Predicted 3D model of an 83-nucleotide RNA (c-di-GMP-I-GGC riboswitch aptamer) from Desulfosporosinus acidiphilus. The RNAcentral record of the sequence draws on Ribocentre. The prediction has a mean pLDDT of 82.
[in-house]
RNA sequence: AAAGACAAAGGCAAACUUGGUGAAAGCUAAGGACGCAAAGCCACGGGUCUUUCUAUUAACGAAAGAUAGCCGGGUUGCACAAU
Numbered sequence: 001a002a003a004g005a006c007a008a009a010g011g012c013a014a015a016c017u018u019g020g021u022g023a024a025a026g027c028u029a030a031g032g033a034c035g036c037a038a039a040g041c042c043a044c045g046g047g048u049c050u051u052u053c054u055a056u057u058a059a060c061g062a063a064a065g066a067u068a069g070c071c072g073g074g075u076u077g078c079a080c081a082a083u
Stems, first nucleotide, its partner, number of pairs: 002083001011036002016031006034069001040075003044072003047067007
């Protein structure tokens, strides 16, 4: 330096329910735990979702948003055994 355990301590919190919020995707608070060693932070690339342009519908394209618990990337960071 890498690695990350049937380890210790601590942390986060999916689905679902209720309240609030938004046109929607969603977000938020409480309850609740499926999971998570970056499930901390950042929409930069790809993906997915919502709305609009939009017309009979769908698709393509574009725009505006959402998702960091879809993947990649960037950035910060607590503890640690074997190897």